This is a predicted structure of a 111-nucleotide RNA (SAM riboswitch aptamer (S box leader)) from Kocuria dechangensis. The RNAcentral record of the sequence draws on Rfam.

């Protein structure tokens, strides 16, 4: 970014700074907040999207060896399991709830 795609009811908070609103937008509700919210910084943590590594699997490809469909090596793959050093993300309430809108957020890809 008038693009594609996956996810958004699980999980994870302390300290410092700031000082009035905040939970994206609209309407209605609900919640948080001068006992300091939101935000910013630091540290800690959660998760496992990407990368990496390990295991398992394959009527996918190549090669070698056997002789029956098997073994070995290499490559590719999987809504598979695991690890958590790297790149992001996330750490009140289901994206707080319902309705609305060319809705939004985050990862990966493409341009």
């Nucleotide at each position: 970014c008038a693009u594609c795609u996956a996810u958004c009811c699980a999980g994870a908070g302390c300290g410092g700074c700031c000082g009035a609103g905040a939970g994206a937008c609209c309407u209605g509700g609900c919640u948080c907040g001068u006992c300091g919210a939101c935000g910013c910084c630091g540290c800690a943590g959660c998760a496992a999207c990407c990368a990496u590594c390990c295991g398992c699997c394959c009527g996918c490809c190549c090669g070698a060896g056997a002789a029956c469909g098997c073994u070995c090596g290499g490559g590719g793959g999987g809504c598979c399991g695991g690890a958590a050093c790297g790149g992001u993300g996330c750490u009140c309430c289901c994206g707080c709830c319902a309705g609305g809108a060319c809705c939004g957020a985050u990862g990966g890809a493409g341009c």
Its mean pLDDT, the model's own confidence on a scale to 100, is 82.